A computed fold for a 67-nucleotide RNA from Vicugna pacos, annotated as transfer RNA.
RNA sequence: GGGUAUAGCUCAGUGGUAGAGCGCAUGCUCAGCAUACAUGAGGUCCUGAGUUCAAUCCCCAGUACCC
Numbered sequence: 001g002g003g004u005a006u007a008g009c010u011c012a013g014u015g016g017u018a019g020a021g022c023g024c025a026u027g028c029u030c031a032g033c034a035u036a037c038a039u040g041a042g043g044u045c046c047u048g049a050g051u052u053c054a055a056u057c058c059c060c061a062g063u064a065c066c067c
Stems, first nucleotide, its partner, number of pairs: 001067005008022004016053001024040004046062003050058001
């Protein structure tokens, strides 16, 4: 100097109340397990400040990590 930070994990999300896959729980199924199917839980969007009617998103500073 450049990049990254969003669910337990891996990652989407180009200003209007945040999602997927995997995982987890419950139900269904089975003699049982697994698979499949259905439902559900789970988030201070790294921190602070600014702009805006409104910020995960834009500006600034900081922190951590990668090159």
The sequence is in RNAcentral, with records from Rfam.
It matches the Rfam family "tRNA". About the family: Transfer RNA (tRNA) molecules are approximately 80 nucleotides in length.
The prediction has a mean pLDDT of 85.
RNAcentral records the identical sequence in 4 taxa.